[in-house]
RNA sequence: AUAAAGAUUUAGCAAACUUGUUGAAAAGCAAGGACGCAAAGCCAAGGGUCUAAACUAUCUCAAUAGUAUGACAGCCGGUUGCCUUC
Numbered sequence: 001a002u003a004a005a006g007a008u009u010u011a012g013c014a015a016a017c018u019u020g021u022u023g024a025a026a027a028g029c030a031a032g033g034a035c036g037c038a039a040a041g042c043c044a045a046g047g048g049u050c051u052a053a054a055c056u057a058u059c060u061c062a063a064u065a066g067u068a069u070g071a072c073a074g075c076c077g078g079u080u081g082c083c084u085u086c
């Protein structure tokens, strides 16, 4: 130095929930808060999951179904790293 691994050190992130806010929703952002995480850093033109405003179809109306251009990286995956041991 590289590869692999994850006991330790220095750190880091922040689930659920609450409040506010954006959004049709999924969900996001901020504050509080910690379930946990060896990548819980980054990537949505790899797979998968969630939602259905608009659109389409059915329908007397209501409503039902399909569908991503919307969302999820703390689902898998890709990629870049810290520390230490061998």
Base pairs, nucleotide, nucleotide: 004085005084006083012037013036017032018031019030020029021028022027035074041079042078043077046076047075048072049071050070055066056065057064058063

Record summary: This is a predicted structure of an 86-nucleotide RNA (c-di-GMP-I riboswitch aptamer) from Anaerosacchariphilus polymeriproducens. RNAcentral holds the sequence, with entries from Rfam. NCBI's taxonomy places the organism under Bacteria, Bacillati, Clostridia, Lachnospirales, Anaerosacchariphilus. Its Rfam family is "c-di-GMP-I riboswitch aptamer". Rfam links the family to the GO term cyclic-di-GMP binding. Clan: c-di-GMP_I riboswitch clan.